[in-house]
């Protein structure tokens, strides 16, 4: 540097409860711990999902929400084979 399969050391935490927020999607804190080498940062593209009008429908307007679905873009801990 390439890999993430060795170890440690630290990190982050799904469900689920329990409080506040939000009309919802969801969020923030506590407990909790299924996982995770980017589960760290951006919603950039695509996805899904929510609320609003508009339409008979089918779908389509705004505004939003997931970064632990994919991809893309910046930073980066630790060191084992090769």
């Nucleotide at each position: 540097c390439c890999u993430g399969g060795a170890a440690a050391a630290g990190g982050c935490a799904a469900a689920c409860c329990c409080g506040c927020c939000g009309c919802g999607a969801g969020g923030c804190g506590g407990g909790g711990g299924c996982g995770c080498a980017a589960a760290g940062c951006c919603g950039c593209g695509g996805g899904c999902c929510u609320c609003u009008c508009c339409c008979a429908a089918c779908g389509g307007u705004g505004a939003g929400g997931c970064g632990g679905c994919c991809g893309g873009g910046c930073c980066g801990c630790c060191g084992u084979a090769g």
Model confidence (mean pLDDT): 83 of 100. A computed fold for an 82-nucleotide RNA from an uncultured Rubrobacteraceae bacterium, annotated as c-di-GMP-I-GGC riboswitch aptamer. The sequence was found by an Rfam model in a public genome assembly. The model forms 90% of the base pairs in the Rfam consensus.